[in-house]
C1' cells in the first nucleotide's frame, strides 16, 4: 500500500395557486419531485443495481421466522450549441413513475322517458406495508494473506 473477514453511523424527494362541487392532495387548469454504482465531463430517459412478487434441496434458528441462491414483473429524450472528451454540462421543447387503499373521472354492460344498477381500470406527490428492506457510502479497529 492492496485484499479478506469483523463492527459503527448514514442511506428518497414531491399538488403551490385556482376551476367544478356536498365532498377532490384522486378529475380539470396549472405546479412540484428525482434513490445507488458506472461512463474521457456533472444523468430521473445511456448500461447496471436498488425497492415488489415467488421459491428457497443450502446456511442459521428450539419455533415462528430469517439468510444465501435462483426465477418473475416493472417506465421514459430529441434537437441545437460549446469543447479533445457530455444521450450526462448550457438553451429549447418532450417524455416516464412499483405493490395494496381511496375514486366524482373512463370504457364496457343490464334497463331505459329519466334518475339508477353491475364488471374492469384510474393518484409520482394521498394513506398503508414502512420506526421496514435496500443498492450502496463514510468511518472504526487492527485479525489474517
Nucleotide at each position: 500500500a492492496g485484499a479478506u473477514a469483523u463492527c459503527u453511523u448514514c442511506g428518497g424527494g414531491g399538488u403551490a395557486g385556482g376551476g367544478u362541487g356536498a365532498a377532490a392532495a384522486u378529475c380539470c387548469c396549472a405546479a412540484u419531485c428525482g434513490g445507488c454504482g458506472g461512463u474521457u465531463a456533472a444523468a430521473g430517459u445511456c448500461c447496471g443495481c436498488g425497492a415488489g412478487c415467488c421459491u428457497g434441496c443450502g446456511c442459521c434458528g428450539c419455533a415462528a421466522g430469517g439468510c444465501a441462491g435462483g426465477g418473475c414483473a416493472g417506465g421514459a429524450a430529441u434537437c441545437g450549441g460549446u469543447g479533445a472528451a457530455a444521450u450526462u454540462c448550457c438553451g429549447a421543447u418532450a417524455c416516464c413513475g412499483a405493490c395494496g387503499g381511496u375514486a366524482a373521472c373512463g370504457c364496457a354492460u343490464u334497463g331505459a322517458a329519466u334518475u339508477u344498477g353491475u364488471g374492469c381500470g384510474a393518484a409520482g406527490u394521498c394513506c398503508g406495508g414502512a420506526c421496514g428492506a435496500g443498492a450502496g457510502a463514510a468511518g472504526a479497529a487492527a485479525a489474517u494473506c

Record summary:
A computed fold for a 145-nucleotide RNA, annotated as FMN riboswitch aptamer (RFN element). It was read from a public genome assembly, where an Rfam model found it. The prediction has a mean pLDDT of 79. Its Rfam family is "FMN riboswitch aptamer (RFN element)". Rfam's curators write: The RFN element is a highly conserved domain that is found frequently in the 5'-untranslated regions of prokaryotic mRNAs that encode for flavin mononucleotide (FMN) biosynthesis and transport proteins.